The RNA shown here (c-di-GMP-I riboswitch aptamer) has 88 nucleotides and comes from a Pseudomonadota bacterium. Taxonomically the source falls in Pseudomonadota (Bacteria, Pseudomonadati). The sequence was found by an Rfam model in a public genome assembly.

RNA sequence: AUCAAAAAUUGGCAAACGGGGUGAGAGCCCAGGACGCAAAGCCACGGGUCCUACUCGCUGACAGCGAGAGGAUGGCUGGGUUGCACCG
Numbered sequence: 001a002u003c004a005a006a007a008a009u010u011g012g013c014a015a016a017c018g019g020g021g022u023g024a025g026a027g028c029c030c031a032g033g034a035c036g037c038a039a040a041g042c043c044a045c046g047g048g049u050c051c052u053a054c055u056c057g058c059u060g061a062c063a064g065c066g067a068g069a070g071g072a073u074g075g076c077u078g079g080g081u082u083g084c085a086c087c088g
Stems, first nucleotide, its partner, number of pairs: 003088001012037002017032001019030004035075001041081003045078003048073005054068005
């Protein structure tokens, strides 16, 4: 350096839920808590899903619907990128 099943070791992250905060919302943040995760580290480029304060249109009006635009999700997925351990 390459290949590499299981095993082993140091550890790591943190779902739901309840508490506090923040946002129009999806959601996010903090401490608690562990469902799980070998990238459940990071990145919204492709796909999926979710949100609608704003703009436009439909409607007699409200509600609602559609579109635009914007946002969210990396623990939905593809991909990119970084990292730990390792018998042989």